[in-house]
RNA sequence: AGAGUUUGAUCCUGGCUCAGGAUGAACGCUAGCUACAGGCUUAACACAUGCAAGUCGAGGGGCAGCAUGGUCUUAGCUUGCUAAGGCCGAUGGCGACCGGCGCACGGGUGAGUAACGCGUAUCCAACCUGCCUUACACUCUUGGACAGCCUUCUGAAAGGGAGAUUAAUACAAGAUGUUAUCAUGAGUAAGCAUUUUCGCAUGAUUAAAGGUUUACCGGUGUAAGAUGGGGAUGCGUUCCAUUAGAUAGUAGGCGGGGUAACGGCCCACCUAGUCUUCGAUGGAUAGGGGUUCUGAGAGGAAGGUCCCCCACAUUGGAACUGAGACACGGUCCAAACUCCUACGGGAGGCAGCAGUGAGGAAUAUUGGUCAAUGGACGAGAGUCUGAACCAGCCAAGUAGCGUGAAGGAUGAAGGUCCUACGGAUUGUAAACUUCUUUUAUAAGGGAAUAAACCCUCCCACGUGUGGGAGCUUGUAUGUACCUUAUGAAUAAGCAUCGGCUAACUCCGUGCCAGCAGCCGCGGUAAUACGGAGGAUGCGAGCGUUAUCCGGAUUUAUUGGGUUUAAAGGGAGCGCAGACGGGUCGUUAAGUCAGCUGUGAAAGUUUGGGGCUCAACCUUAAAAUUGCAGUUGAUACUGGCGUCCUUGAGUGCGGUUGAGGUGUGCGGAAUUCGUGGUGUAGCGGUGAAAUGCUUAGAUAUCACGAAGAACUCCGAUUGCGAAGGCAGCCUGCUAAGCUGCAACUGACAUUGAGGCUCGAAAGUGUGGGUAUCAAACAGGAUUAGAUACCCUGGUAGUCCACACCGUAAACGAUGAAUUCUAGGUGUCGGGGGCCGGUAUGGGCUUCGGGUGCCGUCGCAAACGCAGUAAGUAUUCCACCUGGGGAGUACGUUCGCAAGAAUGAAACUCAAAAGGAAUUGACGGGGGACCCGCACAAGCGGUGGAGCAUGUGGUUUAAUUCGAAGCAACGCGAAGAACCUUACCAGGUCUUGACAUCCUUCUGACCACUCCGUAAUGGGAGUCUUCCUUUGGGACAGAAGAGACAGGUGGUGCAUGGUUGUCGUCAGCUCGUGUCGUGAGAUGUUGGGUUAAGUCCCGCAACGAGCGCAACCCCUAUCUUCAGUAGCCAGCAGGUAAGGCUGGGCACUCUGGAGAGACUGCCAGGGAUAACCUGGAGGAAGGUGGGGACGACGUCAAAUCAUCAUGCCCCUUAUGAUCUGGGCGACACACGUGCUACAAUGGCGGUCACAAAGUGAGGCGAACCCGCGGGGGGGAGCAAACCACAAAAAGGCCGUCCCAGUUCGGACUGUAGUCUGCAACCCGACUACACGAAGCUGGAAUCGCUAGUAAUCGCGAAUCAGAAUGUCGCGGUGAAUACGUACCCGGGUCUUGUACACACCGCCCGUCAAG
Repeated sequence: AGAGUUUGAUCCUGGCUCAGGAUGAACGCUAGCUACAGGCUUAACACAUGCAAGUCGAGGGGCAGCAUGGUCUUAGCUUGCUAAGGCCGAUGGCGACCGGCGCACGGGUGAGUAACGCGUAUCCAACCUGCCUUACACUCUUGGACAGCCUUCUGAAAGGGAGAUUAAUACAAGAUGUUAUCAUGAGUAAGCAUUUUCGCAUGAUUAAAGGUUUACCGGUGUAAGAUGGGGAUGCGUUCCAUUAGAUAGUAGGCGGGGUAACGGCCCACCUAGUCUUCGAUGGAUAGGGGUUCUGAGAGGAAGGUCCCCCACAUUGGAACUGAGACACGGUCCAAACUCCUACGGGAGGCAGCAGUGAGGAAUAUUGGUCAAUGGACGAGAGUCUGAACCAGCCAAGUAGCGUGAAGGAUGAAGGUCCUACGGAUUGUAAACUUCUUUUAUAAGGGAAUAAACCCUCCCACGUGUGGGAGCUUGUAUGUACCUUAUGAAUAAGCAUCGGCUAACUCCGUGCCAGCAGCCGCGGUAAUACGGAGGAUGCGAGCGUUAUCCGGAUUUAUUGGGUUUAAAGGGAGCGCAGACGGGUCGUUAAGUCAGCUGUGAAAGUUUGGGGCUCAACCUUAAAAUUGCAGUUGAUACUGGCGUCCUUGAGUGCGGUUGAGGUGUGCGGAAUUCGUGGUGUAGCGGUGAAAUGCUUAGAUAUCACGAAGAACUCCGAUUGCGAAGGCAGCCUGCUAAGCUGCAACUGACAUUGAGGCUCGAAAGUGUGGGUAUCAAACAGGAUUAGAUACCCUGGUAGUCCACACCGUAAACGAUGAAUUCUAGGUGUCGGGGGCCGGUAUGGGCUUCGGGUGCCGUCGCAAACGCAGUAAGUAUUCCACCUGGGGAGUACGUUCGCAAGAAUGAAACUCAAAAGGAAUUGACGGGGGACCCGCACAAGCGGUGGAGCAUGUGGUUUAAUUCGAAGCAACGCGAAGAACCUUACCAGGUCUUGACAUCCUUCUGACCACUCCGUAAUGGGAGUCUUCCUUUGGGACAGAAGAGACAGGUGGUGCAUGGUUGUCGUCAGCUCGUGUCGUGAGAUGUUGGGUUAAGUCCCGCAACGAGCGCAACCCCUAUCUUCAGUAGCCAGCAGGUAAGGCUGGGCACUCUGGAGAGACUGCCAGGGAUAACCUGGAGGAAGGUGGGGACGACGUCAAAUCAUCAUGCCCCUUAUGAUCUGGGCGACACACGUGCUACAAUGGCGGUCACAAAGUGAGGCGAACCCGCGGGGGGGAGCAAACCACAAAAAGGCCGUCCCAGUUCGGACUGUAGUCUGCAACCCGACUACACGAAGCUGGAAUCGCUAGUAAUCGCGAAUCAGAAUGUCGCGGUGAAUACGUACCCGGGUCUUGUACACACCGCCCGUCAAG
């Protein structure tokens, strides 16, 4: 000293929370010792029992009890002893009694009390004071009683009554009486008004007690002192104004009474006052202070222990006694409670010390002693003392000590965890060696606290005091302390370990159990839960809880704010208050300085000292920031006084305006009425309807009536305090500005309460009512529509008078004054100059108003910026987390509506909020662009039948996955067995597959047989190699365990791979600059592009990933090379044919090259980039296609391709066999094929490809079969041979619009092929059968050129099994005006309460809890 927490991130505002210290504490776990200090905070609740106030015989009468003595009697005997009893107060003493003193102290508690109660200071000229000290004086004479004792009565008891008798330091009467008290008189001194002081004179009134003993102790009066008390006053002393008025003994006076004393303290009379916004009265709470805790301080909180004061003693009241009480352990009365009782009556008061019950989270022994200190009494010894001193209990606190120290590495064992299996850690820790003995245990010794009093003796003198000597008294205590002995021996825990906050891993658990001070953790890899190991912190304690201060500048005096975060009153006037211009003088209240008194002690701080140290105790000093007094100072503020004019006001001259108010006037429009013209609609809307209209509307013309509002001018215009103010004329009236400088002379500013004004709506009464129009009605819209839209329509809107008193009454910005760069408008006034008379213009300047831009400065930023949100001063108002709530209650106002004032409980597992940033989003706005996105076209899907996939259903199983686009002819480039993961049944268990070990065999393979549904099982035959002769290689069998195995789970633990936005043009970085910061800039802007492509500009300059290019195919050409390709020319040959020689010219093949770059021209453009057109060219503006996919998004898909963490199964979730299933079928969807026909079908005939494939293969010719195919086997590992026929197309013929010569499903029969095997469940062929279907609803898909459409061909997979998929070529269109709209995307700007980001956020109602 700060930290965490609002956000995706940021800055701010703002609350919540934490780290510190403290406690009379409590609870949890744990616990060795010592010292000191502490211990009912709750029920001022109730109390059993014991004790806490007595003492004096030197005041008295006495003698119940005790002891001693004397005496008498009796008994025992040892004949003078013992014991018992009686008598004698004779002695020591003494219960009860009279009397004195004390009991008012000490001790307890904090209920009451907001008060002169307390604190502090002052005063009493308004007072008292026992015991004590000092001084002076005195102590004379008498008397009668009352207790007790005795007798007696009564009552249960507590007690009470009567009689007789008696003493005193008890009581009473009298005498004397000072400096006492009172009165009077004249003086003296003092002041404070009444008065007071001092001395004098006269008069009146009031005293006393004795005791023991010879010396004292007492007694009385007076005056002083000291101590203690009483009273008065200033100042200080909690909260509430939702307590604003209170008060009749109330305030004062005169006179009395009363008191120690002043006083309405009490009383009679008189006056009508007194207190109060500087908070009276009322209510709530509370003992106050010294001090304690905290804090840098200022403050805040507290008042336990100790000290001072107050109050109280079961509750309430009252007095008595006394020096002192209205009395804790006294009295009386009342009340409640408890107890006793013979029912008639009585007794009691722990908030004394112990103790009990109760209450409570919670607080101790029914202890010892008067040894010390102190108190009461006493002459004293002494007695009493739960005051006090000690001890006991309690970690409840503070301080100290200990639980060992040094060495010791095989870094032991064990534990733990990780593990990479090597190790690491616990850890010098232990063991072990050496040493020490505080403490504990045992034994021995052993204090101080005692100074004294008393008693005895001595000394001095002032003769009851001082000094000295001796003797005696110790609870704690045989304690502290010291010495010795033994031996590491007797002694460590608690909390925490996600961040804040020091300290980390494993296991368990799986939004469960739980944690949590705040943020938050836990849903299968939790450093946050529980356990363990380890670590960290503190340590005889450690944590938790509660409370206080701090941090919190979060109530801000020190030290905050109010445009938008909470917060400026709606505006003005103005009393009180606060604050206030210049000069001179005075005063000394504030202020400053010195001194004096006080500020108790304890405490605090500092310097010493004492307990071994420390805590603790002790001593001294400081401090006690205060109050009072006194002496000074006089700058400033204040008071008083003089003067001044600049603040302010007045006056005079001009001037401005929708300023206010009253009266009058005006035209247009609207509606209504009357009449005319005129005819079928009008009106209204997105579209309609309600409505009006043939009884004549709307429209139009004329006339009339009514009410309300004032077009244009008109404007960041003007005026007004604000609200507000607009046709014109006029009466009354207010204000500002300007000029002059005549007058006043600080008269100023602000302003709590108060008063006045105050839009609209609303209210009351009375008018008025044209328009418009809440409510209301109808029509629409809608799921509904108590709305938006339409047709009507009443209050109201208008006027007068009276209320209301609020608005986003806003500039969300209180008023006033000072100062602080500029620039540019505008409204009104004045001056100067130019210019030269105009109802005028230009320039410049001084005041005032109103706008904009902007420097400094300020601000969280936005922004404000001479009209401040700058800089200063004065005054007022207001704020202190969000909600509850501007609500409730109360009060005031109001006719009402309501307004003003204005909380709390509760709640938030902590935020709410402001400004700005980046994204995302909008069926918000603006600007721009693209895409088969729309549009323009062509062809489809959706209807039919079939194929295929999916859902659903079914099933023993119908294995699993994929799910909008981006799952659904997808994984699957091909399920009859296998595949296969599914189901039923049968088998195996180190296993179907891998490695290692042991033993045995010599093979294994192959073949044969039995058996089975099949595997498994059983039997037989056949039988190796190398060698160092041990064995090895290889294989099989058996065995044991390590392990194998898993298409079991988790794609939300992962790698890899893939999809999608999207081949969209974007995504970023470095340095610099700007911003407090998140961030911005660059990347925006002007053009351009397919493109963040390029150019230009620019606080940016560069760079990277993307774009493009580089790669492949294709289109043209050249060159090289010509076989299996080709054949122009030459030659040969055939029925024909590159068939042959030959040649590579051409085609073609495949290597290498060329070519295209806006290169050229014209125009446009900014002289750019680029665009448009053109030339040339095979190709022209990225020529056409492909591969190639930025940063990222979707927890997208896949654990069933593969790999893999963790979890799970292990005679099974592994392995294997047969059969079945993946092919089911009321249904729904997706993707396709074939069609519905004549641009066609069928028959015949004739052409033209490309790209591929082929040895377990392609398979020609030829023969057979209607065909599928069979036979056959030439050729070909392929530019050679084969598949292979291309088809659409051309030509010829036929059909004639029909469910057909269209269409081919379904079905029957007979077959072919593949294959162990075509039943479930293959493809194909022939013949026969001949279904639906005649172009397809809403809706929806693809495509921009060699494309769509259409036609066939091939390949992969594959034994067989394509309408699918991937390729290939043939034929070959239409359309695109264009970007308003739908969808998707990109850029800039703006808005946002969204950030999981619009599938967001969020409001209300209902239901349940």